The prediction has a mean pLDDT of 80. This is a predicted complex of two RNAs, RNase P RNA and transfer RNA, with 443 nucleotides together. It holds a member of the Rfam family "Bacterial RNase P class A". Rfam links the family to the GO terms ribonuclease P activity, tRNA processing and dimeric ribonuclease P complex. By type it is a ribozyme.

RNA sequence: GCGGAGGGUUGGAUGACCGCGGCAAACCUUCGGGUGCGUCGAGGAAAGUCCGGACUCCAAGAAGUAACGGUGCCGGGUAACGCCCGGGCGGGGUAACCCGACGGACAGCGCCACAGAAAACACACCGCCCUGCAUGUCGGGGUAAGGUCGAACCGGUGGGGUAAAAGCCCACCGCGCCGCUGGCAACAGGGGUGGCUAGGCAAGCCCUACCGGGAGCAACGCCAAAUAGGGAUCUCGCCUUAGUGGCGUACUUUUCGCCCAGAGGUCCGGGUUGGCAGCUAGAGCGCGGGUGGCAACAUCCCGCCCAGAGGAAUGGUCAUCCUCCCGCAAGGGAGACAAAAUCCGGCUUAUAGGCUCUCCGCGCAU
RNA sequence: CUGCCCGUAGCUCAGUCGGAUAGAGCAUCAGCCUUCUAAGCUGAGGGUCGGGGGUUCGAUCCCCUCCGGGCAGACCA
Numbered sequence: 001g002c003g004g005a006g007g008g009u010u011g012g013a014u015g016a017c018c019g020c021g022g023c024a025a026a027c028c029u030u031c032g033g034g035u036g037c038g039u040c041g042a043g044g045a046a047a048g049u050c051c052g053g054a055c056u057c058c059a060a061g062a063a064g065u066a067a068c069g070g071u072g073c074c075g076g077g078u079a080a081c082g083c084c085c086g087g088g089c090g091g092g093g094u095a096a097c098c099c100g101a102c103g104g105a106c107a108g109c110g111c112c113a114c115a116g117a118a119a120a121c122a123c124a125c126c127g128c129c130c131u132g133c134a135u136g137u138c139g140g141g142g143u144a145a146g147g148u149c150g151a152a153c154c155g156g157u158g159g160g161g162u163a164a165a166a167g168c169c170c171a172c173c174g175c176g177c178c179g180c181u182g183g184c185a186a187c188a189g190g191g192g193u194g195g196c197u198a199g200g201c202a203a204g205c206c207c208u209a210c211c212g213g214g215a216g217c218a219a220c221g222c223c224a225a226a227u228a229g230g231g232a233u234c235u236c237g238c239c240u241u242a243g244u245g246g247c248g249u250a251c252u253u254u255u256c257g258c259c260c261a262g263a264g265g266u267c268c269g270g271g272u273u274g275g276c277a278g279c280u281a282g283a284g285c286g287c288g289g290g291u292g293g294c295a296a297c298a299u300c301c302c303g304c305c306c307a308g309a310g311g312a313a314u315g316g317u318c319a320u321c322c323u324c325c326c327g328c329a330a331g332g333g334a335g336a337c338a339a340a341a342u343c344c345g346g347c348u349u350a351u352a353g354g355c356u357c358u359c360c361g362c363g364c365a366u
Numbered sequence: 367c368u369g370c371c372c373g374u375a376g377c378u379c380a381g382u383c384g385g386a387u388a389g390a391g392c393a394u395c396a397g398c399c400u401u402c403u404a405a406g407c408u409g410a411g412g413g414u415c416g417g418g419g420g421u422u423c424g425a426u427c428c429c430c431u432c433c434g435g436g437c438a439g440a441c442c443a
Base pairs, nucleotide, nucleotide: 001362002361003360004359005358006357007356008355009354010353012321013320014319015318016317017316018315020041021040022039023038026035027034028033043337047348048347050346051345052344053343054342055216056215057214058213060255061254062253063252064251065250068212069211070210071209072208073087074086075085076084077083088102089100090099091098092097103207104206108205109204110201111200112199125147126146127143128142129141130140131139132138133136155173156172157171158170159169160168174196175194176193177192178191180189181188182187221276222275223274230268231267232266233265234264235263236262243260245259246258247257248256270442271441272440284304285303286302288301289300290299291298292297322335323334324333325332326331367439368438369437370436371435372434373433376392377391378390379389385423394410395409396408397407398406416432417431418430419429420428
């Protein structure tokens, strides 16, 4: 210098004028309110709603069971996770590095189209070898080394062996099983053994380990207003028995609680479209620092307060600068993706351009 | 905002424990019939199975992700 890999960060700036939402000093007030200095006012994804939580209700708790759903190499982090970090194994790349739903197919069931002789208790179409006599386009037997098919053909290569062959025998490789060594583990290394029996699919059922009760801020609590405080129907209970009763987030057991004459659900009809609270100081933020850890992260100190509306404010114009494009110039044009709705942690997807760090390959120079 | 469902020909729908040419009706086009049209009969064309990726030998079907469309949910009594 060229080409490449992996992060981090930013997401136009400043000023003037006009306007909007929250809070609100002060002033005015007929006490209803009004004017309003000041201050705060979108994002890294606010998005998709794909996971995990907080919070609230289903009266509360414990143990177990089944169903259903999810996750799936190992270890760690975390409030938790399907996320993150580190490691292992497999695959790709010269490399930096990247990718992997990565438990089990000797628990069982199922599927493997077409082609092909044969597709999973194997199989003889051609070929090869032996053999029979009716000597043929014939019959019987042996054989998976060769041919053919396919995504896949019942271990592979070499040698021995044989009528021809074959784990039939041997060496190496692969595979299964059993010890040993290292490692917390996944796993790795090495030894023995089996003579091969054991193809693929579990993002088919399933088995196994672990996790999960359901609903969601339109949850939920309080106040107020209005209506025909109505009708239909169902469940449980009472009436009839204070019980061996009923109800209590699937079922069972249990603790405990509630109920004793009413309680609840669904539908039709009717009314309202108000106020307060939940609501934002938090698993919070800091290119502040220390300590521990390879790291994710944990912990301590310091500093900061950063939208809380309730169908939705966060906008517009002008000027100067910045970046890019057009133009010789004067000048003109453009500025990504996109915008809170109870709140957090992730993932995924969209995103012009800028800044910055580390690493790899090749070439050149010293 | 929250929960749920759907997407196959121009239109309305089949097809799913995965098997290759994806079907049906209506519509379209051509031929026959008719003097002509309609109806009728015969035939033909028409599909990125919403897009992309993955699992698999093989995907409309199974899994992930994106896009588009639709439905339901307020309170009182």